RNA sequence: AUGAACCCUGUGGGAGAGUUCCGUUUAACGGACGCCGAAGGAGCAACCAUCCGCCUGGCGGGCGGCUGGGAAACUCUCAGGCAGUAGUACCAUUGGGGGAUG
Numbered sequence: 001a002u003g004a005a006c007c008c009u010g011u012g013g014g015a016g017a018g019u020u021c022c023g024u025u026u027a028a029c030g031g032a033c034g035c036c037g038a039a040g041g042a043g044c045a046a047c048c049a050u051c052c053g054c055c056u057g058g059c060g061g062g063c064g065g066c067u068g069g070g071a072a073a074c075u076c077u078c079a080g081g082c083a084g085u086a087g088u089a090c091c092a093u094u095g096g097g098g099g100a101u102g
Stems, first nucleotide, its partner, number of pairs: 006097003010093004018033001020032004034082003040078001041076003047069003051065006
């Protein structure tokens, strides 16, 4: 000097699913049944690695098994959500932190 990943913040966009029934019942709360997946959380494929066993005269290689690592917008539905409001992963962008890289 360039200023990545990552974190915080402002702005814009941003879906899905019962305005279900009951409790004196708008909302909220509780219960019942029915649903959604895009806060968060969890699971795993290929592949990689150690070890063990087998094949090969040996190196090497191959096959199988256990264990570990291993992605998501996939899956689960714990949490969250199911008129509206709010919120939401994700995309773009402002500012700040950061400090990879040259």
Description:
The prediction has a mean pLDDT of 79. This is a predicted structure of a 102-nucleotide RNA (Glycine riboswitch aptamer) from a Syntrophomonadaceae bacterium. NCBI's taxonomy places the organism under Bacteria, Bacillota, Clostridia, Eubacteriales, Syntrophomonadaceae. The sequence was found by an Rfam model in a public genome assembly. Of the family's consensus pairs, 90% are formed in the model.